[in-house]
RNA sequence: GCAGCAGGUCGGUUUGUCGCUGCGACACCAUUGUCGCAGAGGAAAGUCCGGGCAACGCAGAGCGCCAUACUUCCUAACGGGAAGCUGUUCGUGAGGGCAGAUCAGCGUAACAGAAAAGAACCGCCUCCGCUUCGGCAGGGGUAAGGGUGAAAAGGCGGGGUAAGAGCCCACCGGGUGUCCUGGCAACAGGAUAUGCCGUACGCAUUAUGGGUUGCAAGGCCAUGUAUACCGGAUAGGUAGGGUUGCUCGCCCGAUGCCGGGGGGUAGGCCGCUAGAGGCGGGUGGUGACACCCGACCCCAGAUAAAUGACAGACGCCUCGUCUUGUACGGGGUACAGAACCCGGCUUACAGACCGGCUGCUUUU
Numbered sequence: 001g002c003a004g005c006a007g008g009u010c011g012g013u014u015u016g017u018c019g020c021u022g023c024g025a026c027a028c029c030a031u032u033g034u035c036g037c038a039g040a041g042g043a044a045a046g047u048c049c050g051g052g053c054a055a056c057g058c059a060g061a062g063c064g065c066c067a068u069a070c071u072u073c074c075u076a077a078c079g080g081g082a083a084g085c086u087g088u089u090c091g092u093g094a095g096g097g098c099a100g101a102u103c104a105g106c107g108u109a110a111c112a113g114a115a116a117a118g119a120a121c122c123g124c125c126u127c128c129g130c131u132u133c134g135g136c137a138g139g140g141g142u143a144a145g146g147g148u149g150a151a152a153a154g155g156c157g158g159g160g161u162a163a164g165a166g167c168c169c170a171c172c173g174g175g176u177g178u179c180c181u182g183g184c185a186a187c188a189g190g191a192u193a194u195g196c197c198g199u200a201c202g203c204a205u206u207a208u209g210g211g212u213u214g215c216a217a218g219g220c221c222a223u224g225u226a227u228a229c230c231g232g233a234u235a236g237g238u239a240g241g242g243u244u245g246c247u248c249g250c251c252c253g254a255u256g257c258c259g260g261g262g263g264g265u266a267g268g269c270c271g272c273u274a275g276a277g278g279c280g281g282g283u284g285g286u287g288a289c290a291c292c293c294g295a296c297c298c299c300a301g302a303u304a305a306a307u308g309a310c311a312g313a314c315g316c317c318u319c320g321u322c323u324u325g326u327a328c329g330g331g332g333u334a335c336a337g338a339a340c341c342c343g344g345c346u347u348a349c350a351g352a353c354c355g356g357c358u359g360c361u362u363u364u
Base pairs, nucleotide, nucleotide: 001360002359003358004357005356007354008353009352010351012314013313014312015311016310017309018308020039021038022037023036024035025034026033027032041335045346046345048344049343050342051341052340053214054213055212056211065210066209067208068207069206070084071083072082073081074080085100086099087098088097089096090095101205102204105203106202107201108200109199121146122145123142124141125140126139127138129136130135154172155171157169158168159167173197174196175194176193177192178191179190180189181188182187218270219269220268221267227262229260230259231258232257240252241251242250243249277297278296279294280293281292282291283290284289315333316332317331318330319329320328321327322325
């Protein structure tokens, strides 16, 4: 210098004009006006996980359902995070991805292949029968060889055998038991015993956690209209209505007026933002993080939903021009928009910066 790996930080600045929301001060009977101050994010997003808060539910126990599952630690908590362990896989490497409770039981393993778990197709050995002496048919043994497959009954050599086989033995690999050493532990290393020796996935089992709904939770005030209910006035079983073609009869039976009044609609208020808070410094820890100090800071609370629009200057990136510069001109400047709050995860993102590490190359 080029290419990369993992982590952290930032993600425009400014002027003018016109607007919006909140708070404070002043003016005003009030509507409102003037001035001042403050006014989106690293993800405010997805609403996936955890917690606070709230309402409802809940004697206790069991089943079921859902989630999680190596170890230790962090945390209010978590299915999150940190540091590690084992296996596997990708990368030359820095590093990255995936998996990791239990194995007693059960199931599945396409195609190919005889067979996918206690396997006989070819081959090998043996017995018996027949034979034209080449073999053929039948019974039995055999996992050494061939062939199929992603995977074939640990590997390899020797002994052994009719032929073979952990059948036996040496070495190697793995498992299990016991012991020792290191480590908090997962685990690693070693010694020794045991011939115990296919793999993958799933079901199942075990342990731990989970009551439901989310601020449109939930609480308060309450205009107008209508009105449950109550009282008064009026007068009354009246007006009116139903039944019937009509009358009688029978049944229902007020409204309207005045006053009280509960629930509740529009609307308003609370919840609502000062908190597991931010910033700076220190200490401990590999780290997540914890603790301490500070005379430090106060940092959106809208409700159809404010935080904006327009114009200019600067910055940054990029392209072009020629007069090669502190030049001129053109283009670009991301993802995105709080809605009760907080901790995470995931996803989106123009561009810039910081320190660390790896590979290749060049120079000294």